The prediction has a mean pLDDT of 87.
A computed fold for a 92-nucleotide RNA from an uncultured Chloroflexota bacterium, annotated as c-di-GMP-I riboswitch aptamer.
The sequence was found by an Rfam model in a public genome assembly.
[in-house]
């Protein structure tokens, strides 16, 4: 330097729960908090989960409202895996 992750050291980030906020929801952002993480930094590119506002069928008594249910990303999840960039320390 590169594969690489074994001691360490100097940083880091922060999961479940609560508060306050956005949001139809998933979920985000903040604030306490620490379950963890050698990329748990960055990107939504592939796949895969999750949500169903919009739509579309159905059913309810029924033309319209209501209500439920099935379906459906343009939404969401990099702390789901994979791929892409970039990043400390330095044994075999």
């Nucleotide at each position: 330097a590169a594969c690489u992750g074994a001691a360490a050291a100097u940083a880091g980030c922060a999961a479940a729960u609560c508060c306050g906020u956005c949001g139809a929801a998933a979920g985000g952002c903040g604030g306490a908090g620490a379950c963890g993480c050698a990329a748990a930094g960055u990107c939504a590119u592939g796949g895969a989960u999750c949500u169903a506002a919009u739509a579309u069928c159905g059913u309810g008594a029924u033309c319209a409202c209501c209500a439920c249910g099935a379906u459906u990303a343009u939404g969401a999840u990099c702390g789901c895996c994979a791929g892409a960039c970039u990043g400390c320390c330095g044994a075999a």